[in-house]
RNA sequence: CGAGUCGGCCAGGCAAUCGCUCGCUGCCGGAAGGUGGCGGGAGGAAAGUCCGGGCUCCGGCGGGCAGGGUGCCAGGUAACGCCUGGGGGGCGCGAGCCCACGGAAAGUGCCACAGAAAACAUACCGCCUACGGGUCGCAAGACCCCGGUAAGGGUGAAAAGGUGCGGUAAGAGCGCACCGCGCGGGUGGCAACACGCCGCGGCACGGUAAACCCCACCCGGAGCAAGACCAAAUAGGGAAGCACGCCGCCCGCAAGGGCGGCACCGUCGCCCCGCGGGCUUCCGGGUAGGUCGCUUGAGGCCCCUGGUGACAGGGGUCCCAGAUGAAUGGUUGCCCACGACAGAACCCGGCUUAUCGGCUGACUCAUUUU
Numbered sequence: 001c002g003a004g005u006c007g008g009c010c011a012g013g014c015a016a017u018c019g020c021u022c023g024c025u026g027c028c029g030g031a032a033g034g035u036g037g038c039g040g041g042a043g044g045a046a047a048g049u050c051c052g053g054g055c056u057c058c059g060g061c062g063g064g065c066a067g068g069g070u071g072c073c074a075g076g077u078a079a080c081g082c083c084u085g086g087g088g089g090g091c092g093c094g095a096g097c098c099c100a101c102g103g104a105a106a107g108u109g110c111c112a113c114a115g116a117a118a119a120c121a122u123a124c125c126g127c128c129u130a131c132g133g134g135u136c137g138c139a140a141g142a143c144c145c146c147g148g149u150a151a152g153g154g155u156g157a158a159a160a161g162g163u164g165c166g167g168u169a170a171g172a173g174c175g176c177a178c179c180g181c182g183c184g185g186g187u188g189g190c191a192a193c194a195c196g197c198c199g200c201g202g203c204a205c206g207g208u209a210a211a212c213c214c215c216a217c218c219c220g221g222a223g224c225a226a227g228a229c230c231a232a233a234u235a236g237g238g239a240a241g242c243a244c245g246c247c248g249c250c251c252g253c254a255a256g257g258g259c260g261g262c263a264c265c266g267u268c269g270c271c272c273c274g275c276g277g278g279c280u281u282c283c284g285g286g287u288a289g290g291u292c293g294c295u296u297g298a299g300g301c302c303c304c305u306g307g308u309g310a311c312a313g314g315g316g317u318c319c320c321a322g323a324u325g326a327a328u329g330g331u332u333g334c335c336c337a338c339g340a341c342a343g344a345a346c347c348c349g350g351c352u353u354a355u356c357g358g359c360u361g362a363c364u365c366a367u368u369u370u
Stems, first nucleotide, its partner, number of pairs: 002365009012335007020041009043341001047352002050350005055223004067219005072086005087101001088099004102214002107212002109208003124153002126149003132145005161179006180203001181201005186195003227292004237283006245262007264277004299318008336339001
């Protein structure tokens, strides 16, 4: 200098001015509020709502069924499907990256097309003709039948261990050596697992479990529109006080009910007309509205200690949005590298997805020079 790998950080800057919202506070005001001052005011993802927890309610959330999830081992954590470290497999020269990575000798299912055959194996081409039978031939032999074979070819994603030697009619774990595989043991490791360790077995066991299933472990449901409180109004309910008169007709055994008339009461003082027949107060109810939940928290930063690390313990220091038609904005000036994705709504821990550019740390490979 070039190419690359893994992390960390920033997310246009400065100034002026006009607003918005929250907290504290001065003054005015009985209060509502008004008007000043000071301070805070979106993100690394606030997003998707995919996991995990806190919190709240469901009487309790204890056991079980169903259902769902997770799935190598150990650790971290409030918890996790997250993170760290390790094992195994795959990719890369390497730094590093990727993996849903329990069980296929418990059972069931499936394996398209091609192919003879897709699982208690199978004979399409090829190879063989030793054994048994037949025809021809003097014979060598040729042909046919009955057969043998999984070495070679071909099909397929996948064809019943691989290479070599022996063996054979040709072949074949048929025999042997090495490799691979399985079982048992040993050694190392907490474990997953590893081993140029020992013995046994010619090898039984194709693949598929994000197919059913089996095994182990985990999970009660709903969600801040959770939920709690104050409380105009309305219906139904409860208590107390006041009022509930007279006449006629109808229904009914009665209690009582209905209709009509007169009187009375209400309809802001009086009259007429009309309307109504209980009224008042309190409790209770809980709609509109308001208050709380609402931001101090598994919190941020710095240092020390323990740990390979995730993280844990201790000390110091800071307070850093809290709206509810829902604030976080507009304008102007200057500068530059000309500014991406994107806007909180109960709160945290993760994962995933989107993202203009820039800064920085550690490391790898290659070339050149010293």
Record summary:
Predicted 3D model of a 370-nucleotide RNA (Bacterial RNase P class A) from a Pseudomonadota bacterium. Rfam family: Bacterial RNase P class A. The family's RNA type in Rfam is ribozyme. The gene name in the source record is rnpB. The sequence is in RNAcentral, with records from ENA. The model forms 94% of the base pairs in the Rfam consensus.